[in-house]
RNA sequence: GGGGCGGUAACUCAAUUGGUAGAGUGCCAGCUUUGCAAGCUGGAAGUUAGGGGUUCGAGUCCCCUUCGCUCCA
Numbered sequence: 001g002g003g004g005c006g007g008u009a010a011c012u013c014a015a016u017u018g019g020u021a022g023a024g025u026g027c028c029a030g031c032u033u034u035g036c037a038a039g040c041u042g043g044a045a046g047u048u049a050g051g052g053g054u055u056c057g058a059g060u061c062c063c064c065u066u067c068g069c070u071c072c073a
Stems, first nucleotide, its partner, number of pairs: 001072007010025004019056001027043005049065005
């Protein structure tokens, strides 16, 4: 330098044909306990890496940039 794969909640990951952004863990509150843990109930938490384009509508399609992994040189 070129090719491929990937970046979504604090962490690990989903999201069907383009049609409401979710789960588990963690965090907060309540219940429970002498207290802690476990358990149960509820809640908060998102620039879907950044920018632009297409579309009625984009995490998803196209382009550029950036970061990580990997292959070739």
Transfer RNA from a Phycisphaerae bacterium, 73 nucleotides, folded computationally. It matches the Rfam family "tRNA". By type it is a transfer RNA. Model confidence (mean pLDDT): 81 of 100.